[in-house]
RNA sequence: GUCUCAUGCAGAGUGGUUGAGGGCACUGGCCCUGUGACGCCACGGCAACCGGUUGAAGUUACAAUUUCAAUGCAGGUGCCAAUUCCAGCCCCGAAAAGUUUCGGGGGAAAAUGAGAA
Numbered sequence: 001g002u003c004u005c006a007u008g009c010a011g012a013g014u015g016g017u018u019g020a021g022g023g024c025a026c027u028g029g030c031c032c033u034g035u036g037a038c039g040c041c042a043c044g045g046c047a048a049c050c051g052g053u054u055g056a057a058g059u060u061a062c063a064a065u066u067u068c069a070a071u072g073c074a075g076g077u078g079c080c081a082a083u084u085c086c087a088g089c090c091c092c093g094a095a096a097a098g099u100u101u102c103g104g105g106g107g108a109a110a111a112u113g114a115g116a117a
Stems, first nucleotide, its partner, number of pairs: 002116006013043005021032003026088004044080003049076002051073001052071008084109001089106007
């Protein structure tokens, strides 16, 4: 890098450094940003995907294993502006009638985790 599955309207920032762009393709919108962004470093925090621990239930002859719940654990990741910032494609509903606006659902894409060849 590819494929599969799961998740996302909740939550959590200070300092140092750097110096102009950033919101991870593209387009449009909107927003953040010299009152110093992005990145990096330190410390702090959030969360609970995996792991651990505890409990309950199930399967099994046993070893073992499955599901659910709780727990933040010196564990492995992740995350700490805005819903994944919003839209783009399809469907439904409402309003308007200089063709658009609003609401809902799905999809696509990307992100994160777990797994696979």

This is a predicted structure of a 117-nucleotide RNA (SAM riboswitch aptamer (S box leader)) from a Verrucomicrobiota bacterium. The model forms 97% of the base pairs in the Rfam consensus. Its mean pLDDT, the model's own confidence on a scale to 100, is 81. The sequence was found by an Rfam model in a public genome assembly. Rfam family: SAM riboswitch aptamer (S box leader). Rfam links the family to the GO term regulation of gene expression.